[in-house]
């Protein structure tokens, strides 16, 4: 230097063709309990970034930053 796939919540991952961004583990809070565990209910909480395309972008499309793999 090139060419792949990746980057979404504290972590681990979902969203087929562009149409209200979830899940599960974590945290908090309530509930059961004598009191804790587990259990059950409920809450915060995120699209890697600058820009185009569209009525509408996590998704398409330039151009950067990281990661993995490959090739030189």
């Nucleotide at each position: 230097g090139g060419a792949u796939c990746g980057g979404u919540a504290g972590c681990u991952c979902a969203a087929c063709g562009g149409g209200c961004a979830g899940a599960g583990c974590g945290u908090c809070c309530g509930g059961c309990u004598g009191a804790a565990a587990a259990c059950c209910g409920g809450a915060a909480g995120a699209u890697c970034c600058u820009g185009g395309u569209u009525c509408g972008a996590g998704u398409c499309c330039a151009g950067g930053c990281u990661g993995u793999u490959c090739c030189a």